This is a predicted structure of a 148-nucleotide RNA (FMN riboswitch aptamer (RFN element)) from Savagea serpentis. The RNAcentral record of the sequence draws on Rfam. Its Rfam family is "FMN riboswitch aptamer (RFN element)". Gene Ontology term of the family: FMN binding.
RNA sequence: UUUUUCCUUCGGGGCAAGGUGCAAUUCCUUACCGACGGUGACUCGAACGAAUAGGUUCGACAGUCCGUGACCCGCAAGCAUAUCGCGAGCGGUUGAGCUGGUGAAAUUCCAGCACCGACAGUUAAAGUCUGGAUGGGAGAAGGAAAAU
Numbered sequence: 001u002u003u004u005u006c007c008u009u010c011g012g013g014g015c016a017a018g019g020u021g022c023a024a025u026u027c028c029u030u031a032c033c034g035a036c037g038g039u040g041a042c043u044c045g046a047a048c049g050a051a052u053a054g055g056u057u058c059g060a061c062a063g064u065c066c067g068u069g070a071c072c073c074g075c076a077a078g079c080a081u082a083u084c085g086c087g088a089g090c091g092g093u094u095g096a097g098c099u100g101g102u103g104a105a106a107u108u109c110c111a112g113c114a115c116c117g118a119c120a121g122u123u124a125a126a127g128u129c130u131g132g133a134u135g136g137g138a139g140a141a142g143g144a145a146a147a148u
Stems, first nucleotide, its partner, number of pairs: 002147009017029003031128002033117002035068004043060006063115002072092004078086002097113005119131003
C1' cells in the first nucleotide's frame, strides 16, 4: 500500500400567501424540496510553494447521465410460540431534460424553458400532513485484528 473479517459513530429535505368548498397543507393559482457512490474538461476553495506558476496535492459542484438505496412482489437458508409469524440472502419492480452558449472536450458549467417524485391513511384526490419508522438503508468517517 492493498485485501479480508470485526467493532463504534454518523447516515433526507420540503406548501409561506391566496381561491373554491360543509370539508382540502390532498383540488386550483402560486410556493418549496432534492438521499448515496461514480463521472464532473472548465470553475471555485484550501494547503504546499519564492511565486499573482499554463505547478503539485486535497476538497466542493448532476433530482432528470451511469449505478445504488427505501416501499412493494416472488423465491428462500434459517429461527420460532411450529396452521399465525420472523427472516440472512437471491431475483423482479422502481420517476423525470431538452434547446441555446462557451470550449478540444460538458444531458455535469452558464442561460432559458420544461419535467419527476413508493405504500397505507384522510370530512376531498398528498413529493411537502399523519403512519409503518425510536425501523431499514445505499454508503461515510474512525478504530482493531489477520494476511500481503